[in-house]
RNA sequence: GAUAAAGGCAAACCCGUCGUGAGGCGGGGACGCAAAGCCACGGGACUCCGCAGCCGGAGUCAGCCGGGUUGCCGAA
Numbered sequence: 001g002a003u004a005a006a007g008g009c010a011a012a013c014c015c016g017u018c019g020u021g022a023g024g025c026g027g028g029g030a031c032g033c034a035a036a037g038c039c040a041c042g043g044g045a046c047u048c049c050g051c052a053g054c055c056g057g058a059g060u061c062a063g064c065c066g067g068g069u070u071g072c073c074g075a076a
Base pairs, nucleotide, nucleotide: 001073008033009032013028014027015026016025017024018023031063037069038068039067041066042065043064044061045060046059047058048057049056050055
C1' cells in the first nucleotide's frame, strides 16, 4: 500500500461438540480483512464466583483499540 500478481484468512448464520457462562473447536458458509498471522503486556467490553456495599478474584474476546513480534509482493 496500487484498478498489480500469487495467494491467505473467514463475520453473521446453520450443524455437531466442549464449557455454568462469555466463548472455544470441527464442518458448511462469506460480512469483510494488507497482517482478520501469533502474543492477554496496557486499556476496554463480556462471563462466572464472593460481598450489605465499595470492591476483590477467576475466566473470555487478538475480527474493540494500543503495543510487541513474524511474514507475501513491490508500482507511486
Predicted 3D model of a 76-nucleotide RNA (c-di-GMP-I riboswitch aptamer) from a soil metagenome. The coordinates come from a structure-prediction model, not an experiment, and the mean pLDDT is 87. RNAcentral holds the sequence, with entries from MGnify.